About this RNA: Predicted 3D model of a 138-nucleotide RNA (SAM riboswitch aptamer (S box leader)) from a Bacteroidota bacterium. Rfam family: SAM riboswitch aptamer (S box leader). Rfam describes the family as follows. The SAM riboswitch is found upstream of a number of genes which code for proteins involved in methionine or cysteine biosynthesis in Gram-positive bacteria. It was read from a public genome assembly, where an Rfam model found it. The coordinates come from a structure-prediction model, not an experiment, and the mean pLDDT is 78.
[in-house]
RNA sequence: UGCUCAUCCAGAAGGGUUGAGGGUUCAGGCCCGACGACACCCUGGCAACCCCCGGUCGGAUCGCGCCCGCGAUCGCCGGGAUAGGUGCCACCUCCUGCCUCGCCACUGAGACGUUCAUACGGCGAGGGCAGAUGAGCG
Numbered sequence: 001u002g003c004u005c006a007u008c009c010a011g012a013a014g015g016g017u018u019g020a021g022g023g024u025u026c027a028g029g030c031c032c033g034a035c036g037a038c039a040c041c042c043u044g045g046c047a048a049c050c051c052c053c054g055g056u057c058g059g060a061u062c063g064c065g066c067c068c069g070c071g072a073u074c075g076c077c078g079g080g081a082u083a084g085g086u087g088c089c090a091c092c093u094c095c096u097g098c099c100u101c102g103c104c105a106c107u108g109a110g111a112c113g114u115u116c117a118u119a120c121g122g123c124g125a126g127g128g129c130a131g132a133u134g135a136g137c138g
Base pairs, nucleotide, nucleotide: 001138002137003136004135005134006133007132008131013043014042015041016040017039021032022031023030026097027096028095029094044089045088046087049085050084051080052079053078054077055076059074060073061072062071063070064069093130098127099126100125101124102123103122104121107117108116109115
């Protein structure tokens, strides 16, 4: 630095150093910040991606020549945090931005009482783009 896959509304803060911006581009909004934010360091914690333990019914592939049985890897389910690799500890990735759909409203039309259309707007859902983190590969 690139590709693939998974996850992203849960959770978890004290101290020290520093001193003005910060919420990882941009814009708008909303927040945090001299009662010291952000960042860095120490300690503590959260979570469970890798990891560790167990299971094996229903699975997949492979091996033991075949069936059976057993084993391995992957998957799935349950548990753990003792050891190790990361990550994380304001706000949903703080929210929105692009596309689609639904509802509402507005406006217009009408047979005016229930119908039809509706660019812009409001609310909601799904997707996309971008990003972050992990795992695998280059």